[in-house]
Context: one part of a larger RNA
RNA sequence: CAUUGAACGCUGGCGGCUCGCUUAACACAUGCAAGUCGAUUGGUUAUACUAGGGAUCUUGUUCCCCGGGUGACGAGCGGCGGACGGGUGGGUAAUGUCUGGGAAACUGCCUGAUGGAUGGGGAUAACUACUGGAAACGGUAGCUUAUACCGCAUAACGUCGCAAGACCAAAUAGGGGGACCUUCUGGCCUCUCACCUUCAGAUGUGCCCACAUGGUAUUAGCUCUUAGGUGGGGUAAUGGCUCACCUAGGCGACGAUCCCUAGCUGGUCUGAGAGGAUGACCAGCCACUCUGGAACUGAGACACCGUCCAGACUCCUACGGGAGGCUUAUUUGGGGAAUAUUGCACAAUGGGCGCAAGCCUGAUGCAGCCAUGCCGCGUGUGUGAAGAACGCCUUCUGGUUGUAAAGCACUUUCAGCGAGGAUGAAGGUGGUGAGCUUAAUACGCUCAUCAAUUGACGUUACUCGCUUAAUAGGACCGGCUAACUCCGUGCCUUUUUCCGCUGUAAUACGGAUGGUGCAAGCGUUAAUC
Numbered sequence: 001c002a003u004u005g006a007a008c009g010c011u012g013g014c015g016g017c018u019c020g021c022u023u024a025a026c027a028c029a030u031g032c033a034a035g036u037c038g039a040u041u042g043g044u045u046a047u048a049c050u051a052g053g054g055a056u057c058u059u060g061u062u063c064c065c066c067g068g069g070u071g072a073c074g075a076g077c078g079g080c081g082g083a084c085g086g087g088u089g090g091g092u093a094a095u096g097u098c099u100g101g102g103a104a105a106c107u108g109c110c111u112g113a114u115g116g117a118u119g120g121g122g123a124u125a126a127c128u129a130c131u132g133g134a135a136a137c138g139g140u141a142g143c144u145u146a147u148a149c150c151g152c153a154u155a156a157c158g159u160c161g162c163a164a165g166a167c168c169a170a171a172u173a174g175g176g177g178g179a180c181c182u183u184c185u186g187g188c189c190u191c192u193c194a195c196c197u198u199c200a201g202a203u204g205u206g207c208c209c210a211c212a213u214g215g216u217a218u219u220a221g222c223u224c225u226u227a228g229g230u231g232g233g234g235u236a237a238u239g240g241c242u243c244a245c246c247u248a249g250g251c252g253a254c255g256a257u258c259c260c261u262a263g264c265u266g267g268u269c270u271g272a273g274a275g276g277a278u279g280a281c282c283a284g285c286c287a288c289u290c291u292g293g294a295a296c297u298g299a300g301a302c303a304c305c306g307u308c309c310a311g312a313c314u315c316c317u318a319c320g321g322g323a324g325g326c327u328u329a330u331u332u333g334g335g336g337a338a339u340a341u342u343g344c345a346c347a348a349u350g351g352g353c354g355c356a357a358g359c360c361u362g363a364u365g366c367a368g369c370c371a372u373g374c375c376g377c378g379u380g381u382g383u384g385a386a387g388a389a390c391g392c393c394u395u396c397u398g399g400u401u402g403u404a405a406a407g408c409a410c411u412u413u414c415a416g417c418g419a420g421g422a423u424g425a426a427g428g429u430g431g432u433g434a435g436c437u438u439a440a441u442a443c444g445c446u447c448a449u450c451a452a453u454u455g456a457c458g459u460u461a462c463u464c465g466c467u468u469a470a471u472a473g474g475a476c477c478g479g480c481u482a483a484c485u486c487c488g489u490g491c492c493u494u495u496u497u498c499c500g501c502u503g504u505a506a507u508a509c510g511g512a513u514g515g516u517g518c519a520a521g522c523g524u525u526a527a528u529c
Base pairs, nucleotide, nucleotide: 002528003527004526006525007524008523009522010521013377014376015375016374017373020369021335026333027332035080036079037078041076043073044072047071048070049069050067052065053064054063055062057060087288088287089286096213097212099210100209101208102207105205106204110201111200112199113198115196116195120150121149127142128141129140130139131138132137158167159166160165173192174191175190176189177188180187181186214260215259221251222250223249226248227247228246229245230244231243232242233241263285264284265283266282267278268277269276270275290311291310292309293308294307313324314323315322316321341367343366344365345364349363350361351360352359353358380410381409382408383407391400392399393398416466417465418464419463420462424457429451430450431449432448433447434446435445436444473518475516476515477514478499479498485512486511487510488509495500
């Protein structure tokens, strides 16, 4: 000089894009952050429509009763998702990361194929009755549905097996309909979705190997399941992963083991480079989600807003017993030099569920605060010598401040007020037409076209009109280093990165005039190269 997630001092106009607890992985009040599906289902508290019945009479209104008939729907059964998304960096020096290889694996949803989907059964929640408890939460008896659960049938290029052979599955639902049948519900046909088996793919995940990836020798020896083999067990899978037996090995100055420190990388900063430092934001991987441990469910977890046990802490209690986990976003206390709103919206993008409409989404999109940084703009332009006045200096003539101001003319970026006004909107819904499908002009799907619509931001960006000349500061001026004089002080007060200055003429202290270099910033401190 450059740089920073910076802080502090003084100062501060606007906009765009960014960044914003580096400390206590400290403790947390309150509400929010994961739901959805009635096209699986028994059902119906409120509510809307409607079939039927009754009353009222203003004869087409109002009220009442009633049927889950329809739209919907609390709680429940069931399905999928809560393993993603979000946060943090405590732990971890290698069960991690990075790069490159590998074989002994699994993979929901998705894609392409394969062949199926027969015929039955028993329960159970909700609900009802009784009942325990302060509560949390239950108990007993009875009723009931299913895409919940369990058998039967079928069974291969699947599994086991040398072979023969043995064994293994399933679920329906919705839309529409001409004949035919019908218990009037449907069967049947067809379309769409879902279901089962198997094989591929894709995606994701698990595992193995090698190189690389901090410090210390004031750590030199470490190791007994330790190293290898055989055989059981276990896993989706290889393997001392685990166990029994056998062998006595294995690692280490190319630094084992112990200890200290630390998430790793793409990158970032600096530097001509080689290097050095670093790992905020964004992206990939890993680990963790009050502390320690454990498994269950599931395609996937040993699971942040799931379960169980233990611990510390906090809260409730009728003292018998219970509840909780902000390292999600906002917020509070605390710590600290220091870091923001208990905001708006699902309009877009993405995710979950759903046939869809749609619902949910503190992801995300936006807004708010902050000069944290980068970039842009502005604080006026022209003219104006009596070179005004004040100030300062002076050799007392003058010089300087200085075209600077005033004055005159002009403009209106920006700001203010008013008016207009995009992009971000693609879709979805309804109508019409064509094609595909089909027995079919239904339904459904695809495409085209038309219509009315969908924006948090938003008083948006931007454009036009009207109106007013309308904020500048901080640092420095001995040398390095651009910029000097006067007064005050008198080794005092101070100042200073360094050299140093000051003891009566201080360009170095304090004040002032003037100047220099930056500028909505300027300096200081801290840190890196």
RNAcentral holds the full RNA, with entries from Greengenes. This is a predicted structure of a 529-nucleotide part of an RNA (small-subunit ribosomal RNA, 5' domain) from an uncultured bacterium. It matches the Rfam family "Bacterial small subunit ribosomal RNA".